Small-subunit ribosomal RNA, central domain from an uncultured bacterium, 350 nucleotides, folded computationally.
The RNAcentral record of the full RNA draws on Greengenes.

Context: one part of a larger RNA
RNA sequence: CUGGGCGUAAAGGGAGCGUAGGCGGUCUGUUAAGUUGGAAGUGAAAUCCCGGGGCUCAACCCCGGAACUGCUUUCAAGACUGACGGACUUGAGUGUAAGAGGGGUAAGCGGAAUUCCUAGUGUAGCGGUGGAAUGCGUAGAUAUUAGGAGGAACACCAGUGGCGAAGGCGGCUUACUGGAUUAUAACUGACGCUGAGGCUCGAAAGCGUGGGUAGCAAACAGGAUUAGAUACCCUGGUAGUCCACGCCGUAAACGAUGGAUACUAGAUGCAGGAGGUAUCGACUCCUUCUGUGUCGCAGCAAACGCAAUAAGUAUCCCGCCUGGGGAGUACGGCCGCAAGGUUGAAACUC
Numbered sequence: 001c002u003g004g005g006c007g008u009a010a011a012g013g014g015a016g017c018g019u020a021g022g023c024g025g026u027c028u029g030u031u032a033a034g035u036u037g038g039a040a041g042u043g044a045a046a047u048c049c050c051g052g053g054g055c056u057c058a059a060c061c062c063c064g065g066a067a068c069u070g071c072u073u074u075c076a077a078g079a080c081u082g083a084c085g086g087a088c089u090u091g092a093g094u095g096u097a098a099g100a101g102g103g104g105u106a107a108g109c110g111g112a113a114u115u116c117c118u119a120g121u122g123u124a125g126c127g128g129u130g131g132a133a134u135g136c137g138u139a140g141a142u143a144u145u146a147g148g149a150g151g152a153a154c155a156c157c158a159g160u161g162g163c164g165a166a167g168g169c170g171g172c173u174u175a176c177u178g179g180a181u182u183a184u185a186a187c188u189g190a191c192g193c194u195g196a197g198g199c200u201c202g203a204a205a206g207c208g209u210g211g212g213u214a215g216c217a218a219a220c221a222g223g224a225u226u227a228g229a230u231a232c233c234c235u236g237g238u239a240g241u242c243c244a245c246g247c248c249g250u251a252a253a254c255g256a257u258g259g260a261u262a263c264u265a266g267a268u269g270c271a272g273g274a275g276g277u278a279u280c281g282a283c284u285c286c287u288u289c290u291g292u293g294u295c296g297c298a299g300c301a302a303a304c305g306c307a308a309u310a311a312g313u314a315u316c317c318c319g320c321c322u323g324g325g326g327a328g329u330a331c332g333g334c335c336g337c338a339a340g341g342u343u344g345a346a347a348c349u350c
Base pairs, nucleotide, nucleotide: 003322004321005320006319007304008303012318014201015200016199017198021194022193023192025088026087027086028085029084030083031082033081034080035077036076037075038074039073040072041071042070049065050064051063052062053061054060091191092188093187094186096183097182103177104176105175106174107173108172109171110154115149116148117147118146119145120144121143125136126135162169163168206247207246208245209244210243211242215241216240220236221235222234223233258317259316260315261314262313263312266295267294268293269292270291271290272289273288274287275286276285299306300305323350324349325348332343333342334341335340
């Protein structure tokens, strides 16, 4: 390299959009680039292979054949691929209506709780633990009542639920905005799939500038525990957690399962829609579409298990793997304020 693979053994890019490229629906005409067949030329000799011969054999040498799977020219075919043209509607898309739901931004609002402040009542404890102590409290705490301040998160609803490409998204209201689904008829007429580079998004932690800080809480301090205790437990507590703007670009970023399309027994839930039957009236009954679960046949699988949301049967495109350690390290490049990220070896060793 070929091959074989990628849920758990090594291996799916964190996700999307999309460039080049690769691949591409139905019918038809032309063409003849690919393709297929014929012919001609060429494909030096030697080597390789086959047959025969010569040195006593062999190596070696000689003769003949085959082969040199290629290239060029030419003739022909017209199925398939391509190119050019015409047509089509099932792939894809456009506009219309309805309902459900997620996110971002801006403005405003709500109640419960914690903490703090003020005032009242009230008196010696509170707090904390396995038990204690540090801590708080006669400068009046804890408890309780009333008022106020401020920040963060949104109990119940809540679900095996919903939405989003992923990360992720939960109080309420309004405005703007993306997507999916269903229904019907209309329109465009292959406009599609994938996607190296590229661009954008991307939890938490972290970084920069400015604000904010109730609770929680790395670091840190103290009290315990212990042989020790740089911990687990307790009392405190700063970054941080929150907001705005800008970076970072990583996660067990997981379904450890790339995307698209088609096909392949059944059973049973949930969610959203549409149609129908009965009815005064479908939440209930029936049918169907989409999404999301559980079980299960064939098949697959090393087994576990997967099983129409496949890890089954096929096609197309991308990414990735090739023994363990060294090592996701070194060096170099690129990116970053830094932390570091990305690309990514070798010696040596088993």